[in-house]
RNA sequence: CCCCAAAAGCAGCCGAGAUUCGUCCACAGGGACGAAUGCGGGGGACCCAAUCAACAGGGGCGUAUUCCGGCAAGCGCCGGAUAGGGAACUUCCAAUCCCGAGCCCGUCAGCUAACCUCGUAGGCAUCUGGAAGGGCGCGA
Numbered sequence: 001c002c003c004c005a006a007a008a009g010c011a012g013c014c015g016a017g018a019u020u021c022g023u024c025c026a027c028a029g030g031g032a033c034g035a036a037u038g039c040g041g042g043g044g045a046c047c048c049a050a051u052c053a054a055c056a057g058g059g060g061c062g063u064a065u066u067c068c069g070g071c072a073a074g075c076g077c078c079g080g081a082u083a084g085g086g087a088a089c090u091u092c093c094a095a096u097c098c099c100g101a102g103c104c105c106g107u108c109a110g111c112u113a114a115c116c117u118c119g120u121a122g123g124c125a126u127c128u129g130g131a132a133g134g135g136c137g138c139g140a
Base pairs, nucleotide, nucleotide: 009136010135012124013123014122018037019036020035021034022033023032024031025030038120039119040118041117042116043115048110057108058105059104060103061102066081067080068079069078070077071076084099085098086097087096089133090132091131092130093129094128
C1' cells in the first nucleotide's frame, strides 16, 4: 500500500419532491439561479371502448371515498362509522396507534405509440413482540 473476514456498533418518518455540474452570494456547514440525470404528473393516434334522454356540468393531483345522526335561515359546524392509507432496513404473523385532508383546470380532456408539457414541495419526528432475510462496519 492492497485484499479478505469478523465483532462492538450504526441506520430517521410521511411524500414524486433527489443527485451531479456550472455561475453568483456567503465564507467550515449553506443559499439563489441555470442545465443535465433520476423520480412523479398531465395532454396526446390507429385499434378498442363509448355513443340515448334527463339533471346541469365535466375533469385532474392525492390514501383521503361513501354513509348515518345532530345543530343551523344559510355558508357551514359537530359527532359516529367506512372504502382506502401510514407507523422508522425489508417481508410475513400478531398487537397497538394515527390519517381518512386539501387544492387545481375552467365548459374542455376515455385508452393511447410518436410527440408536447408541468413538478421536483411542504411537514414532522421513531424506539411493541415473534420468525426469516439483508445493508454499512478501521478511519483516528